The RNA shown here (c-di-GMP-I riboswitch aptamer) has 74 nucleotides and comes from a Mollicutes bacterium. Taxonomically the source falls in Mollicutes (Bacteria, Bacillati, Mycoplasmatota). The prediction has a mean pLDDT of 78. It was read from a public genome assembly, where an Rfam model found it.

This record gives sequence, C1' cells and structure tokens, in this order.
RNA sequence: ACAUGUUAAAGGCAAAAGUAGAGAAAUCUACUGACGCAAAACUAUAGGGCCUGAAAUGGUAGCCAGUUGUCAUG
Repeated sequence: ACAUGUUAAAGGCAAAAGUAGAGAAAUCUACUGACGCAAAACUAUAGGGCCUGAAAUGGUAGCCAGUUGUCAUG
C1' cells in the first nucleotide's frame, strides 16, 4: 500500500424507553439506558429514497450513497 471482516482484543458510538428542554409537526439537544454498529465517524448545497407539512424553504447519514479512517488477519 492492497484485500478481507470468521475469531479475539484496545479504544469508540448508542436503538427502544424514561425524565427535562426546543419545535406546528417530523425531529433535535442533555442525562439515564444498551437494541445493535468495523465506519452507527463526517457530509442534507452531488444525487436518490423516506418522514412531517396545505405547501419544503423543515428533517432523516442507525435507508442507499460520497469522503476520510481504527483494530485484527493475510
């Protein structure tokens, strides 16, 4: 540098639910919590999908995707 993610391990993230707050809603933030995650890191002004709404100009990256990257093995 490349390939792979079966086992182990260091470090990491945190679903549902609860409490408090923001919001018209979807949803988001903090704490608790741990269903899971090898990108569940970042990107919503590349794009598609989905959610809310009368209407996207609002959301969703833990739907696909793009970019970067840890560990292990070869």